[in-house]
RNA sequence: AGAGUUUGAUCCUGGCUCAGGAUGAACGCUAGCGACAUGCUUAACACAUGCAAGUCGAACGGAAGUUUGUAACAGACUGGUUUCGAUCAAGACGUAACAAGCUUUAGUGGCGGACGGGUGAGUAACGCGUAAGAACCUACCUUUUGGCGAGGGAUACCAACUGGAAACGGUUGCUAAUACCUCAUAUGCUGAGAAGUGAAAGGUAUACAAACCACCAGAAGAGGGGCUUGCGUCUGAUUAGUUAGUUGGUGGGGUAAAUGCCUACCAAGGCGAUGAUCAGUAGCUGGUCUGAGAGGACGAUCAGCCACACUGGGACUGAGACACGGCCCAGACUCCUACGGGAGGCAGCAGUGAGGAAUUUUCCGCGUGCGACCUGACCAUCAACAAUGAGCGAAAGCUUGACGGAGCAAUGUCGCGUGGAGGAAGAAGGCUUGUGGGUUGUAAACUCCUUUUGUCAAAGAAGAAAAACUGACGGUAUUUGACGAAUAAGCAUCGGCUAACUCCGUGCCAGCAGCCGCGGUAAUACGGAGGAUGCAAGCGUUAUCCGGAAUUAUUGGGCGUAAAGGGUCUUGAGGUGGCUAGUCAAGUCUACUGUGAAAGAUCAGGGCUUAACCCUGAACAGGCGGUGGAAACUAGCAAGCUUGAGUACGGUAGGGGCGGAGGGAAUUCUCUAUGGAGCGGUGAAAUGCAUAGAUAUAGGGAAGAACACCAACGGCGAAAGCACUCCGCUGGGCCGAUACUGACACUGACAGACUAAAGCUAGGGGAGCGACAGGGAUUAGAUACCCCUCUAGUCCUAGCCGUAAACGAUGGACACUAACUGUUGCACGAAUUCAAAGCGUGCAGUGGUGAAGCUAACGCGAUAAGUGUCCCGCCUGGGGAGUAUGCUCGCAAGAGUGAAACUCAAAGGAAUUGACGGGGGCCCGCACAAGCGGUGGAGCAUGUGGUUUAAUUCGAUGCAACGCGAAGAACCUUACCAGGACUUGACAUUUUACUAAUUCUCUUGAAAAAGAGAAUGUGCCUAUGCCUUAUGGUGUAGGAGGUAUAAACAGGUGGUGCAUGGCUGUCGUCAGCUCGUGUCGUAAGAUGUAGGGUUAAGUCCUCCAACGAGCGCAACCCUUGUCUUUAGUUGAUAUACUCAAACUAAAGAGACUGCCGGUGACAAGCCGGAGGAAGGAGAGGAUGACGUCAAGUCAGCAUGCCCCUUACGUCCUGGGCGACACACGUGCUACAAUGGCUGGCACAAUGAGAUGCAACCCUGCGAAGGUAAGCCAACCUCAAAAAGCCAGUCUCAGUUCGGAUUGCAGGCUGCAACUCGCCUGCAUGAAGUCGGAAUCGCUAGUAAUCGCCGGUCAGCCAUACGGCGGUGAAUACGUUCCCGGGCCUUGUACACACCGCCCGUCACAUCCGGGGAGCUGGCCUGGUUUGAAGUCAUUAUCUUAACAGCAAUGAGAGAGAUGCCCACGGCCGGGCUAGUGACUCGGAUGAAGUCGUAACAAGGUAGCCGUACUGGAAGGUGCGGCUGGAUUACCUCCUU
Repeated sequence: AGAGUUUGAUCCUGGCUCAGGAUGAACGCUAGCGACAUGCUUAACACAUGCAAGUCGAACGGAAGUUUGUAACAGACUGGUUUCGAUCAAGACGUAACAAGCUUUAGUGGCGGACGGGUGAGUAACGCGUAAGAACCUACCUUUUGGCGAGGGAUACCAACUGGAAACGGUUGCUAAUACCUCAUAUGCUGAGAAGUGAAAGGUAUACAAACCACCAGAAGAGGGGCUUGCGUCUGAUUAGUUAGUUGGUGGGGUAAAUGCCUACCAAGGCGAUGAUCAGUAGCUGGUCUGAGAGGACGAUCAGCCACACUGGGACUGAGACACGGCCCAGACUCCUACGGGAGGCAGCAGUGAGGAAUUUUCCGCGUGCGACCUGACCAUCAACAAUGAGCGAAAGCUUGACGGAGCAAUGUCGCGUGGAGGAAGAAGGCUUGUGGGUUGUAAACUCCUUUUGUCAAAGAAGAAAAACUGACGGUAUUUGACGAAUAAGCAUCGGCUAACUCCGUGCCAGCAGCCGCGGUAAUACGGAGGAUGCAAGCGUUAUCCGGAAUUAUUGGGCGUAAAGGGUCUUGAGGUGGCUAGUCAAGUCUACUGUGAAAGAUCAGGGCUUAACCCUGAACAGGCGGUGGAAACUAGCAAGCUUGAGUACGGUAGGGGCGGAGGGAAUUCUCUAUGGAGCGGUGAAAUGCAUAGAUAUAGGGAAGAACACCAACGGCGAAAGCACUCCGCUGGGCCGAUACUGACACUGACAGACUAAAGCUAGGGGAGCGACAGGGAUUAGAUACCCCUCUAGUCCUAGCCGUAAACGAUGGACACUAACUGUUGCACGAAUUCAAAGCGUGCAGUGGUGAAGCUAACGCGAUAAGUGUCCCGCCUGGGGAGUAUGCUCGCAAGAGUGAAACUCAAAGGAAUUGACGGGGGCCCGCACAAGCGGUGGAGCAUGUGGUUUAAUUCGAUGCAACGCGAAGAACCUUACCAGGACUUGACAUUUUACUAAUUCUCUUGAAAAAGAGAAUGUGCCUAUGCCUUAUGGUGUAGGAGGUAUAAACAGGUGGUGCAUGGCUGUCGUCAGCUCGUGUCGUAAGAUGUAGGGUUAAGUCCUCCAACGAGCGCAACCCUUGUCUUUAGUUGAUAUACUCAAACUAAAGAGACUGCCGGUGACAAGCCGGAGGAAGGAGAGGAUGACGUCAAGUCAGCAUGCCCCUUACGUCCUGGGCGACACACGUGCUACAAUGGCUGGCACAAUGAGAUGCAACCCUGCGAAGGUAAGCCAACCUCAAAAAGCCAGUCUCAGUUCGGAUUGCAGGCUGCAACUCGCCUGCAUGAAGUCGGAAUCGCUAGUAAUCGCCGGUCAGCCAUACGGCGGUGAAUACGUUCCCGGGCCUUGUACACACCGCCCGUCACAUCCGGGGAGCUGGCCUGGUUUGAAGUCAUUAUCUUAACAGCAAUGAGAGAGAUGCCCACGGCCGGGCUAGUGACUCGGAUGAAGUCGUAACAAGGUAGCCGUACUGGAAGGUGCGGCUGGAUUACCUCCUU
């Protein structure tokens, strides 16, 4: 950075698609490790369980436990004494009380539960961002000033009694405080002042203090919060008006604070096209992703702000809340219940269910023990966050699912590894193959080495601040040692885009596919395999965003024909705006400054082994604010100018508009007259009119509409549009010269005005024309084209409608940029006697050519589509669709505005090459015409179709299949059918073994074949040994041949001519088809190969941006016609001699427009003539360009692939290819007298002959038979030529024409003539009397006619085919037409190329959408009603510790009640939106449905636009308009 895709190809427009990056992702396959991140995007769905907010005993009274002390009681044990009863001494342990200490804490009290954590429902807002502001509050913290005095009354806990299932209470009694209250004091507050109001609490510690922590008041600070404002902040106008406390004021109330924040009254304001209101969507930002940037998209994690906490409402407390883990009420839901009543809120961390494609552990942040035990679970007791932060506390400390960590998940980013070196017999195996090999591939094996990682073992951190203590992570990171290549590679792709190719399978099937597209038997596109490519612990797919996309274009697009200029004009908003100097400083520029959080991003440096990651610093930060400065430009202010614009004056052209009056031609009607049979109409007719007198002609009258010539790409108008003449009224333009105003201008959303034709309403009018309608034609039909009638309408008046191909398909204004040439208007100039015309100049219009430039091209080109400025309108793929819906307008028709679902990969513009045209021009051809003879009718032959059949083998099918393959089917051929047989085979090669080959007979059988027997008696070739009388004999080995054997294989007329080669047909013996270089064009392409002549010809000449060349044409080749020379037997003459005018066969000559005349352009050539056997290619043949038809042939041959293999091969017998209602093609013979028959006579040429041709002679009526010369052929034979000529006969008839058919008798070939041969004789004697529509051949030795020969072949179904000669015509004016072809040109929506393309209805299927009686939800909203909790207010009822009072009582407070407001509800409406709905309408899509043929060519009636009517459908017709109409002619203008 681009690429693919519209076409036969090209350029352009334009959409679709791809390559890139990204993600909180998901899915598929796969998976070794680590570091760092991240992890419910869906149901703000519902939640079991545990934990997430506590702390302070140094605020308080208690309580429990424990320790110590004091005294008392009691008294084990011990000792003394003893009369052994007792007594004395000492006295552990224990119990109770008091005091003190320690530990714990239910309650009162303080602080904190407003932070931290979650979520994004709501919110389009001062919510957020940014920058400012004034009328505020602030616990804890900091600084500072002052104070902390004197009293009082309660209350929880607790106790007693008591209610309740529980939750939770009730009554009485007792008590404390840093709880509460009063008083005093006061640097505060209020107030103009007087005056009023208004605090406090203690605790720890001590011998006492000091001290510390609290408390109260004031003043400041910091941080935090509340409020206000400027600017910025998505979409919709198919939401245009909205608002009633609404906007402002005054009084009052209220708040921490300004304020309609609330209230009463007053005023009627406020907002809005710079988009109010309404609706939809959405948390905002720092930032993230992408992009070169500008932008676009997004708003997870992290950070700031906001909002919310089951839904709705409400307040309380407090410094702070209208409060996630607080309260009250209402609602829904869940749970408990003894049915009376209660409890709850994971959008905290884990976790569960549900939803979903989809998102994690009920982890760690002390451990231990008893019982029990296999372990786990359970139970009990105690309880301890390492770091960073938070709350409380004087502190120790406690709490902390914040947080720190671990776990899970390839979810992402980054890093590492899966080994390294050597190793060719290039192993085996796989795949492939042209069978040689190639590839996998140094890859493996094998040898040596290493150990990141892994396993085991040992050591073992930092993170801890602060001397010590304190680590969840964690025995982790890290280090060392041992072991051993050991534990570790996949995924996708391989037709193009896009890196990477082969085989097999499949056969429009299965399937693939991002786009183009692939698959119908050789698929690099499906599936598998081998190989390759890419990335790699990942790889692909899907989804979404940006990019590419300049495809919404500010940077950076367009609008003549591709989508797109409004039908035209006017205009108050808006945008833009002439010259000169001045002022100002809003924009603008500049300096300084505040802010622009951190993180992120950039740069530099640093820390983890590196990186990701993290840390530090710098720089950036377009914005907003403040202060100062500058003054060119823009804006503002004030002043001037005249060139833009306008006014006045004088001329001037005009179908400009409106109104009125007048006119003639024509048409129709009517009257009169003449006249007498048709008229009219058409391609041809008919309907129609007419003897009741038409048409025609003449005259009179009436009516309506339109105004010939002039008339002109001439005029006027904004456009639509405007035309007889005159008059009146009136708008605008242009020209001229001089004054005046002094920027007054341009454009113009919205709005207004005008607006062809058609159409509508009302009233007139109505001649002609004429939708509709009715007839007549045409036609398959004809709702059309053509004809005859004819209604609305067309005309006028008044009013609607508001659209057209309303077009120059080109918005308006201004300026600039070559030239030439017409024309209209005005003015001026010179010359001219004047006028006109002409010439020159200027201005204003209107045409043509054209330079530069522009354009995709076509084209435009001073009237721009060029170069610039300003303003408006419009476009963003095709279809759906200018449709639906909503709204506005309209009497209606309808107009304006104007989507989506769905569907396609194109739709389109210009130009190119072809092809085609019921387009044009030129030309040719037995193409037509002029002629001759046929076919089509008959019989027969033959081929084909069809039918039949066991089989009727197969192929050929318009011309270009059909007497074709087949130059010859009785068997064979033969491929078909039936039956009988064979299986290495009828045929080929190879292995092994044996071996002479061969011949004949018999039996069975239809034959093939099978069986039996006999005869002959070791051969041929090569090599070699031995013997030899040199002739030969003999041996060995090999080969050929034969037999047997085994598998490889043979074999196939089985398929595919659409896999092929080769060959062939056809256009067409038509004159064409191309190339090199150059030039032109962006390109496809063009030129050359257009033009003018000429030719059979792209043949030749000439001209020319072309110059040359090739394949074709022509010529070269063969035959033939004339002559010459040479030679000659088998030929010629007459044997011979001889050899030519003749015959044979070889070589030459000859013809070239060479000569003459004419013509043409001085050319090429053409016409005529001479000479010549032949004259303009002398005649005929061979020869077939590039290509077309997937033309024909796999059955001539060859051949890929597929198929069969005891058969789809092979052999045999018989049958069939010969069938027969019928249809077609090609022929033969005829229909007769130009003939038939009989007799006689005459003249050819090409050919063939040994398995052959066969003479002469004999036999037979004959076919033929017998016999037998000659001939391997200029010798002999086939062989007779026939038509013809002469003579006779027949006399127009189904015949003496014609010969089919049939009978009998024969001949020949052949193993064999039944199916199924040919020939002969006798007999029989059909149709047919010249052929409908239609159609074929032929232009001279031709047609026609006559016979002859040959190949194939035993014979022949040959009338075929290929040759040969004999006799031997007619006609061609000519190119209008038919057919085919060539060149040029034109149109095209065709390119498979007109056998093309293509439109609409109907029918079927699927999908989408609209309407729809309605039905059901949701949201918003108006009115009304209800009125929980609660604040506030009121209060006459009740209650009441602190204060006052001696008291009564009061103040104050509370309860209750009432009132205002108000949530959820109820009722009656309204709007929006979603779902659904019988039925119905439209659209889209769908290889082979129906009807027509509307469009593309002049598309067969040119098409299209608007409108109206009408018809199965495309459509048709009327009116007006357009050219985006072919052809032809004329006019105008232009070029040369």
The RNA shown here (small-subunit ribosomal RNA) has 1536 nucleotides and comes from Phyllosiphon coccidium. The sequence is in RNAcentral, with records from ENA and SILVA. The gene name in the source record is rrs. Its Rfam family is "Bacterial small subunit ribosomal RNA". Gene Ontology terms of the family: ribosome and structural constituent of ribosome.